The RNA shown here (Bacterial RNase P class A) has 387 nucleotides and comes from a Pyrinomonadaceae bacterium. The sequence is in RNAcentral, with records from ENA. Rfam family: Bacterial RNase P class A. By type it is a ribozyme. A source record names the gene rnpB.

[in-house]
RNA sequence: GGGGCGAACUGGACGGUCGCUGUCGUAAGACAGAGGAAAGUCCGAACACCAAAGGGCAACGAGCCGGGUAACACCCGGGAAUCGCCAGAAUAUGGCGAUUACGACAAGUGCAACAGAGAACAGACCUGCCUUUUCGAAGGUCAAGGGUGAAACGGUGAGGUAAGAGCUCACCGGCGUGCAUGGAAACAGGCGCGGCCAGGUAAACUCCUCGUGGUGCAAGACCAAAUAGGAAAACGCUAACGGGCUGCCCGCCCGAUGUACGAUGGAAACAUCGUCGGUGUUUUCGGGUAGGUCGCUAGAGUCGGAUGGUAACGUCCGGCCUAGAUGAAUGAUCGUCAACUGUCGGUUUCGGCAGGACAAAAUUCGGCUUAUAGGUUUGUACCACGG
Numbered sequence: 001g002g003g004g005c006g007a008a009c010u011g012g013a014c015g016g017u018c019g020c021u022g023u024c025g026u027a028a029g030a031c032a033g034a035g036g037a038a039a040g041u042c043c044g045a046a047c048a049c050c051a052a053a054g055g056g057c058a059a060c061g062a063g064c065c066g067g068g069u070a071a072c073a074c075c076c077g078g079g080a081a082u083c084g085c086c087a088g089a090a091u092a093u094g095g096c097g098a099u100u101a102c103g104a105c106a107a108g109u110g111c112a113a114c115a116g117a118g119a120a121c122a123g124a125c126c127u128g129c130c131u132u133u134u135c136g137a138a139g140g141u142c143a144a145g146g147g148u149g150a151a152a153c154g155g156u157g158a159g160g161u162a163a164g165a166g167c168u169c170a171c172c173g174g175c176g177u178g179c180a181u182g183g184a185a186a187c188a189g190g191c192g193c194g195g196c197c198a199g200g201u202a203a204a205c206u207c208c209u210c211g212u213g214g215u216g217c218a219a220g221a222c223c224a225a226a227u228a229g230g231a232a233a234a235c236g237c238u239a240a241c242g243g244g245c246u247g248c249c250c251g252c253c254c255g256a257u258g259u260a261c262g263a264u265g266g267a268a269a270c271a272u273c274g275u276c277g278g279u280g281u282u283u284u285c286g287g288g289u290a291g292g293u294c295g296c297u298a299g300a301g302u303c304g305g306a307u308g309g310u311a312a313c314g315u316c317c318g319g320c321c322u323a324g325a326u327g328a329a330u331g332a333u334c335g336u337c338a339a340c341u342g343u344c345g346g347u348u349u350c351g352g353c354a355g356g357a358c359a360a361a362a363u364u365c366g367g368c369u370u371a372u373a374g375g376u377u378u379g380u381a382c383c384a385c386g387g
């Protein structure tokens, strides 16, 4: 110097014209108008409505410790484990960095390719050792050596034995347990005891501790047509009334329709009045729909300064107002400037042309995850050149 990979920040500036949405205005017009992720809708909340005695089971989720926060599965700090690099003779140890859903497999159950004799209260292929022997071998012992494997049921030495074996002992290691020390804790290192030697796996079932009511702004609140249906009142009718035959009248057809109860009159049929029922008209009331208004954007807001804290973050002071659409605005185009890339001409300065990421609010916040051209900064290994 180069390209690669990773991380952080940034995601052009100014102006004109024509439009769109909102607010203000009688009007002319003025002012404001997408993002770092507005995305995925994965967590956590605010807010709203519904539900709700208490306890248990199930289901789902969280799971080292401490702190931050409205809250979180997020963030910060610490511990432990694993991995990488460096120092080092080194598998001691130390330094730097990265990653981690990091309670329990010593309660129970399950699972493990290939190779191998044997893969989990294992196993005997070869060697070893004992016995028998037809000398080919057979039976046995036990798990030391070999061999296989990612992994073979602690290591070294001594005793012991036919040969061996934690079989016994010493030391080392692991595990369990007791004590004290440091630390707020996770945890760390130390001393003692127990032959206890116990493989891995829980984003396998499971066990333990803790937590969780549901639905989402299409939540929800208010105003409120036409049509249909509901309720009440008044009036009319009681063979009322409704529908069809294109509108009206007549007519026809179809359907529906108390020979209810009481009183009075009458010999009776029945008539009149009243009550209930039925039916029509008018008025009123109430619920819901269309439509409209609110919810709706000033908020766990943002910028600057001071201050506490290792940090996440908190506190105080001052400034600022920054989209609210709903068949859903935020667009199109032109000019100037700036950075970069490609290409052409000239080749010292330069000029012409072309190019441009991911993606776009929909109740609002805090996170996480994913996408992202070009530019700036930085980390990392590699390559080339020079000293």
Base pairs, nucleotide, nucleotide: 001383002382004380005379006378007377008376009375010374012337013336014335015334016333017332018331020033021032022031023030024029035358039369040368042367043366044365045364046363047216048215049214050213059212060211061210062209063208064078065077066076067075068074079102080100081099082098083097084096085095086094087093103207104206108205109204110201111200125146126145127144128141129140130139131138132137154172155171156170157169158168159167173197174196175194176193177192178191179190181188182187220294221293222292223291230285231284232283233282234281235280236279237278238277241255242254243253244252245251258276260275261274262273263272264271265270301320302319303318304317305316306315307314308313340355341354342353343352344351345350